[in-house]
This record gives sequence, structure tokens and C1' cells, in this order.
RNA sequence: GGGGCCUUAGCCAAGUGGUAAGGCAAGGGACUGCAACUCCCUUAUCACCGGUUCAAAUCCGGUAGGCCCCU
Repeated sequence: GGGGCCUUAGCCAAGUGGUAAGGCAAGGGACUGCAACUCCCUUAUCACCGGUUCAAAUCCGGUAGGCCCCU
């Protein structure tokens, strides 16, 4: 220098154009003599900028970061 893949909550992670699942952690509540266990509730600018579309996490272009391959 060229190419491929990845970026979603504090962490892991699903999603494949129509208002973003789940688990762990954290906080609040119920239960308990106090706890533990269990149960309920709460948490998302989808890396950033722009474009397409009635509608974008999703499609397109660019930028940044990470991993890998070629030279």
C1' cells in the first nucleotide's frame, strides 16, 4: 500500500427495512426476625458523519477504532 471481518446497555449477546429480544451485573420493591433463595419493576442517540426510503441498528458512501490475510 491492497483486501476481508467486527463495532448494539457496565459486560456478553440476538436482530437481516416497520417503535431493539435474552442473560449477567447494578439500583428499587415484595418475601424473611435478619439474611440467602425466589419473584416483580427500572436502564439503548445501535461507534461517528452523510445519503437512499413514507420508514434505517439493518441498504449505500465516507471517517474512526479493533482483529486477520496478502505484499

Transfer RNA from a Bacilli bacterium, 71 nucleotides, folded computationally. Rfam family: tRNA.